[in-house]
RNA sequence: CAACAGGCUCUCUAGGGUUCCACGCCAAGCGACAAUACGGCGGUUCGGUCCGAGAGAGAGCGCAUUUUCCGGCAGGGAAAUGUACACGGAGGGACAAAAACCCGGGAGUA
Numbered sequence: 001c002a003a004c005a006g007g008c009u010c011u012c013u014a015g016g017g018u019u020c021c022a023c024g025c026c027a028a029g030c031g032a033c034a035a036u037a038c039g040g041c042g043g044u045u046c047g048g049u050c051c052g053a054g055a056g057a058g059a060g061c062g063c064a065u066u067u068u069c070c071g072g073c074a075g076g077g078a079a080a081u082g083u084a085c086a087c088g089g090a091g092g093g094a095c096a097a098a099a100a101c102c103c104g105g106g107a108g109u110a
Stems, first nucleotide, its partner, number of pairs: 007061006015051002020048002022045001023042004062083009085105001087108001091103003
């Protein structure tokens, strides 16, 4: 200095907000009480829906190596093993919104 499967998908979690649901509050008439529908406000509401990790978990596919089987060749099947490591801003972007999402295994640091 360069660089590879450091690949893809699904389920979930830490985390995240507030479209929708739920929850809480407000609230009209002549007066009072109560508080429903519609409406308004609230995420400084545990939650459901929702978003969600390269450096979190699991699964599948894929990939690599070896062995082995089928086959004249080309090629195809199966099994085992491996798939490691990984500190990290600021700023910007999306959806209703935010984030550990995306830019991004980026800048930078060791």

A computed fold for a 110-nucleotide RNA, annotated as Guanidine-I riboswitch aptamer.
The prediction has a mean pLDDT of 79.